The part of an RNA shown here (small-subunit ribosomal RNA, 5' domain) has 477 nucleotides and comes from Lavandula angustifolia. RNAcentral holds the full RNA, with entries from SILVA. Its mean pLDDT, the model's own confidence on a scale to 100, is 87. The source organism's lineage runs through Eukaryota, Embryophyta, eudicotyledons, lamiids and Lavandula.
[in-house]
Context: one part of a larger RNA
RNA sequence: GGAUGAACGCUGGCGGCAUGCUUAACACAUGCAAGUCAGACGAGAAGUGGUGUUUCCAGUGGCAGACGGGUGAGUAAUGUGUAAGAACCUGCCCUUAGGAGGGGAACAACAGCUGGAAUCGGCUGCUAAUACCCCAUAGGCUGAGGAGCAAAAGGAGGAAUCCGCCCGAGGUGGGGCUUGCGUCUGAUUAGCUAGUUGGUGAGGCAACAACUUACCAAUGCGAUGAUCACUAGAUGGUAUGAGAGGAUGAUCAGCUACACUGGGACUGAGACACGGCCCAGACUCCUACGGGAGGCAGUAGUGGGGAAUUUUUCGCAAUGGGCGAAAGCCUGACGGAGCAAUAUCGCGUGGAGGUAUAAGGCCCACGGGUCGUGAACUUCUUUUCCCAGAGAAGAAGCAAUGAUGGUAUCUGGGGAAUAAGCAUCGGCUAACUCUGUACCAGCAGCUGCGGUAAGCCAGAGGAUGCAAGCGUUAUCC
Numbered sequence: 001g002g003a004u005g006a007a008c009g010c011u012g013g014c015g016g017c018a019u020g021c022u023u024a025a026c027a028c029a030u031g032c033a034a035g036u037c038a039g040a041c042g043a044g045a046a047g048u049g050g051u052g053u054u055u056c057c058a059g060u061g062g063c064a065g066a067c068g069g070g071u072g073a074g075u076a077a078u079g080u081g082u083a084a085g086a087a088c089c090u091g092c093c094c095u096u097a098g099g100a101g102g103g104g105a106a107c108a109a110c111a112g113c114u115g116g117a118a119u120c121g122g123c124u125g126c127u128a129a130u131a132c133c134c135c136a137u138a139g140g141c142u143g144a145g146g147a148g149c150a151a152a153a154g155g156a157g158g159a160a161u162c163c164g165c166c167c168g169a170g171g172u173g174g175g176g177c178u179u180g181c182g183u184c185u186g187a188u189u190a191g192c193u194a195g196u197u198g199g200u201g202a203g204g205c206a207a208c209a210a211c212u213u214a215c216c217a218a219u220g221c222g223a224u225g226a227u228c229a230c231u232a233g234a235u236g237g238u239a240u241g242a243g244a245g246g247a248u249g250a251u252c253a254g255c256u257a258c259a260c261u262g263g264g265a266c267u268g269a270g271a272c273a274c275g276g277c278c279c280a281g282a283c284u285c286c287u288a289c290g291g292g293a294g295g296c297a298g299u300a301g302u303g304g305g306g307a308a309u310u311u312u313u314c315g316c317a318a319u320g321g322g323c324g325a326a327a328g329c330c331u332g333a334c335g336g337a338g339c340a341a342u343a344u345c346g347c348g349u350g351g352a353g354g355u356a357u358a359a360g361g362c363c364c365a366c367g368g369g370u371c372g373u374g375a376a377c378u379u380c381u382u383u384u385c386c387c388a389g390a391g392a393a394g395a396a397g398c399a400a401u402g403a404u405g406g407u408a409u410c411u412g413g414g415g416a417a418u419a420a421g422c423a424u425c426g427g428c429u430a431a432c433u434c435u436g437u438a439c440c441a442g443c444a445g446c447u448g449c450g451g452u453a454a455g456c457c458a459g460a461g462g463a464u465g466c467a468a469g470c471g472u473u474a475u476c477c
Base pairs, nucleotide, nucleotide: 001477002476003475004474006473007472008471009470010469013347014346015345016344018342019340020339021305026303027302028301030300031299032298035063036062037061040060041059044056045055046054070258071257072256079183080182081181082180083179084178085177088175089174090173093171094170095169096168098166099165101135102134103133104132110125111124112123113122114121115120140149141148142147154163155162156161185229186228191221192220196218197217198216199215200214201213202212203211233255235253236252237248238247240245260281261280262279263278264277283294284293285292286291311337313336314335315334319333320331321330322329323328350380351379352378353377360371361370362369363368385414386413387412388411389410390409394404421466422465423464424463425462426447427446428445432461433460434459435458436457442449443448
């Protein structure tokens, strides 16, 4: 000198665009953040004088809750970056070849009885389906061969047809796995390793593999640093620097790990699952003491910690996502507004003229000098500001549809009106005098000032620097 997710002190006019718990992965009141489908299904209800139509809906069933959103505790390699590889899986989507014949038994809801304070149940009986089961069929699978095994569902419509269902093949996109190289510090850590390293058989997995297991062999790694310990999410990037480098990993993007702590599986194409389940633990709450409920590292918000970090806001109008044939519903993703000079960029706080160089302050050699064209005064303008009127784009897709927002912007009117501070002035370092103080009070980044004329303290006048900021502190280059 540059930089910051900064903080503190003094000060503070406006707008654009960003950013905003770096500390306690501390504990959380309250609301919301994942639903949707009645064109899969049987009941029930509302409405109507009745039929029909319509609407709602607990339950069964389907798809989605593995995405989106958060955080960085763990992790020094089961991670990540890059470059390769072979033994794999893939819902929805696209392309393509075929198929959907026959039959059956249930379980919720519901009704009755009944247990419990509650969460929640128990028994008996009835019932539908795109829920479940059996038979048939099979260009698929298994197998050396003989041979063996596996499927389906309907719904809407007057119909055409549309949406679905089953078994194959290929694809896109996604994911799992393996390998080479790169990836912090310490030797005041030198030896480490028995499922450890390899072989054979078996099991297991979507798949390869000590992944698991039985037997056999005794290997395997290590001074090119194994093992152990400390620290740490890694990358694109960011800041600095001429570069090399050293530092860093907020926001944004792809990857990864985690979801009160530890463990486990279930369902599923996909999880060992943030707002699913089970067990154990700590904590909080309810209880009729028998037993139960909960998980903000989602968004707001609260307490706590801290130098320190925002509203318990508006809307699904746009973009995107889930479900649905669609209308549509849901969406604290997202789009916006609010708060904060937190950063950055832009604008303004007026322009021109104006000397008896007024009054006043300060200095003085008492002649004067300086603040100073600065003010007053004259005249002009209206960025901003106030008032009134008009009023968007962002909407795609014929029409309709805008949270933002009566915002931006435009027009008219008004009046210089509403708007300057902070630090410094011995040298480094731009900027000097007076008064007070007298090694006191104090200053200080380094050198050092202060003990009676202090350009270094304090005040005043003046000056210098930057400017809606200025200075200090912290950290990096």